[in-house]
The RNA shown here (c-di-GMP-I riboswitch aptamer) has 83 nucleotides and comes from an Actinomycetes bacterium. Rfam family: c-di-GMP-I riboswitch aptamer. Gene Ontology term of the family: cyclic-di-GMP binding. The prediction has a mean pLDDT of 81.
């Protein structure tokens, strides 16, 4: 700087639940646990799911807000190994 995410090694996140805190809620924080991850590191741009409110409507549409990055795409960056 390149390819690779297969094997090795160092190691890292931490699903579900369960105690606590915070939100109207999706949902977040710690702690404890591992379901599982080559990015399960960060970004809410674009898609898709979610939550509360409004209009209209009579079971669906609109409008703006907000949540989810371990839905998918996409951008930045990082170990490790050959070249």
């Nucleotide at each position: 700087g390149g390819u690779g995410a297969a094997a090795a090694a160092u190691g890292g996140c931490a699903a579900a639940c369960c105690a606590u805190c915070c939100g109207u809620g999706a949902g977040g924080g710690u702690g404890g646990g591992g379901c599982g991850c080559a990015a399960a590191g960060c970004c809410a741009c674009a898609g898709g799911g979610c939550c509360a409110g409004a209009a209209g409507g009579u079971u669906u549409u609109u409008c703006g807000g907000g949540c989810c990055g371990g839905c998918u795409g996409g951008g930045c960056u990082g170990c490790c190994a050959c070249c």